This is a predicted structure of a 73-nucleotide RNA (transfer RNA) from a Nevskiaceae bacterium.
[in-house]
């Protein structure tokens, strides 16, 4: 240089064009216990890598930049 995947919460990750984006683990706060874990509820935490373009509507389709992994020469 060519391909291809891959970028959603602190961490692993779901969402398939339509409602205020969700799950586990982590974190706070309560219960529980003499106390600790452990389990039981609650709670916070995102403008979904940036930027256009398509649509009534975009996290989801197109397009250019980036970051990251794979591969080829």
């Nucleotide at each position: 240089c060519g391909c291809a995947a891959u970028g959603u919460a602190g961490c692993u990750c779901a969402g398939u064009g339509g409602a205020u984006a969700g799950a586990g683990c982590a974190a706070g706060c309560a219960g529980c216990u003499u106390a600790u874990a452990a389990c039981u509820g609650c709670u916070a935490g995102g403008c979904c890598g940036a930027g256009g373009g398509u649509u009534c509507g975009a996290u989801u389709c197109c397009c250019u930049c980036u970051g990251u992994u794979g591969u080829g020469u």
Source information:
The coordinates come from a structure-prediction model, not an experiment, and the mean pLDDT is 82. Rfam family: tRNA. Rfam links the family to the GO term triplet codon-amino acid adaptor activity. RNAcentral holds the sequence, with entries from ENA. The organism belongs to Nevskiaceae, within Bacteria.